Context: one part of a larger RNA
RNA sequence: GAGUAACGAUAAGGGGAGUGAAAAGCUCCCCCGCCGGAAGACCAAGGUUUCCUAUCCAAUGCUAAUCAGGGUAGGGUGAGUCGGCCCCUAAGGCGAGGCUGAAGAGCGUAGUCGAUGGGAAGCAGGUUAAUAUUCCUGCACCACUCAAUAUUGCGAAGGAGGGACGGAGAAGGCUAGUCCAGCGCGGCGUUGGUUGUCCGCGUUUAAGCGUGUAGGCUUAAAUCUUAGGUAAAUCCGGGAUUUUUUAAGGCUGAGGCGUGAUGACGAGGUCCAUUAGGACUGAAGUGGUUGAUGCCAUGCUUCCAGGAAAAGCUUCUAAGCUAUAGAUAUUGAGUGACCGUACCCCAAACCGACACAGGUGGUCAGGUAGAGAAUACCAAGGCGCUU
Numbered sequence: 001g002a003g004u005a006a007c008g009a010u011a012a013g014g015g016g017a018g019u020g021a022a023a024a025g026c027u028c029c030c031c032c033g034c035c036g037g038a039a040g041a042c043c044a045a046g047g048u049u050u051c052c053u054a055u056c057c058a059a060u061g062c063u064a065a066u067c068a069g070g071g072u073a074g075g076g077u078g079a080g081u082c083g084g085c086c087c088c089u090a091a092g093g094c095g096a097g098g099c100u101g102a103a104g105a106g107c108g109u110a111g112u113c114g115a116u117g118g119g120a121a122g123c124a125g126g127u128u129a130a131u132a133u134u135c136c137u138g139c140a141c142c143a144c145u146c147a148a149u150a151u152u153g154c155g156a157a158g159g160a161g162g163g164a165c166g167g168a169g170a171a172g173g174c175u176a177g178u179c180c181a182g183c184g185c186g187g188c189g190u191u192g193g194u195u196g197u198c199c200g201c202g203u204u205u206a207a208g209c210g211u212g213u214a215g216g217c218u219u220a221a222a223u224c225u226u227a228g229g230u231a232a233a234u235c236c237g238g239g240a241u242u243u244u245u246u247a248a249g250g251c252u253g254a255g256g257c258g259u260g261a262u263g264a265c266g267a268g269g270u271c272c273a274u275u276a277g278g279a280c281u282g283a284a285g286u287g288g289u290u291g292a293u294g295c296c297a298u299g300c301u302u303c304c305a306g307g308a309a310a311a312g313c314u315u316c317u318a319a320g321c322u323a324u325a326g327a328u329a330u331u332g333a334g335u336g337a338c339c340g341u342a343c344c345c346c347a348a349a350c351c352g353a354c355a356c357a358g359g360u361g362g363u364c365a366g367g368u369a370g371a372g373a374a375u376a377c378c379a380a381g382g383c384g385c386u387u
Stems, first nucleotide, its partner, number of pairs: 013031006032384004040364004046344002050342001051075006060068002080141002082340003086119003092113003098107003122139005142336011153321002158316004166303004172296003177290001179288003182203006188196001204264002208259004215252004220243007228236002265285001268281005304307001350359002366378004
C1' cells in the first nucleotide's frame, strides 16, 4: 500500500426466553422466508468413526462462538430369512499333461477361477442417547440332520425337460395412492359476522395360511411300437390305436374375500415434570370416486438385425445295492456357522489441494392448476447457504 480488496451463490431474516465472562450466529418458543422429481427419504460406490453422550475453546471454522463434521474421554453397529460367504456359470483370467519358441516365455485341452447375471426362506408393531426385516412382542416360512409311523426300486460327474431371455406397439383387468361422503373426537372466534350446507384433526393395519377370480396358454390321458438322444432307459424325440375335447377340462394367474387381528396402531385425554420430555389411557376405524410409469406380464400382437451360459429343480436309467441302504408322505425333536450392518451418500463426511456455485449410478414420487417427472404455489420433511 491499507484497516483498502475480500469474507465463496441476492433462499431473509425479526422478536422473546435460556446458558454464559461475553450471544447477530448456540439451545428452546413465536413470527417471516426458501426447497419440495428436492435443497426430502433410502441404497450402491467411495469415505472409515465423521455416529451418540459428557466436557473443552489454544489451533481448525474465511468473523465471534458458550457451537461444531474441531480437541479430550466414554459409549455405540446383535441376522437361518437383508447383502456377502456358499452353489452356478458370462466376457475374461490362470492353466496339469500338450504344442511352439535361443532363453525369458507364448498359446491352449482337461480343469479351475471370475458377477455386473441365475439359485431356499419374514412380515407388522414396539424399543435405544446412538442398532434394528438383526433386539423384544405377535404371527410366519425355508433347508438340512435324527427319530417314529405308513408306503416303496433306489441310484450319476451321464440322457432328457426346465431354467431361458430381443426391439417396438396396443388393449384390458387390477392395486398402491388420491379425493369426496359418512363416522368419531375437538372448536365457536380478543376485528363486523360465524350452532352452520361451519372449521380442525383422525378414519391405519403386513407377511403367511385358505379360497382360486379377471386374464393368459393349451388338447390331454392311456396302451403298443421305435434306425434318434455316444451305453442304457419306463424319460425325451418319431410312429400307431383308443378315449377325451375347443373349454363347464388341464396348466398358470394379478387382485378380491376370509383368516392373521377379542391383537397392534390410533386423534385426543389424564397424571408427573414445566426445559427438552416421560408414564397411563384411548373414540371412530365404513362406503364411493378417480387411478398409475406399479402388478397380471419373461403375457398378447407385430418386426427383423433373430435376441447368454451353467447350476439349483423335475425326470430317466448305467455301474451298483439288496429287503439293508435309499426314496416318498406325515408327525416330532434338533441345527442353521463366518463376514458386513454405526454415520455421510447430488454431499461440509465421496472425486475436485479448501467446510470449493463443479462432478457422482439406482430406488421412492403427496396436493391444486397442467398433456406432463415441464412450470408455479404448497404437504411430509429439510433448510435461511458461518461475517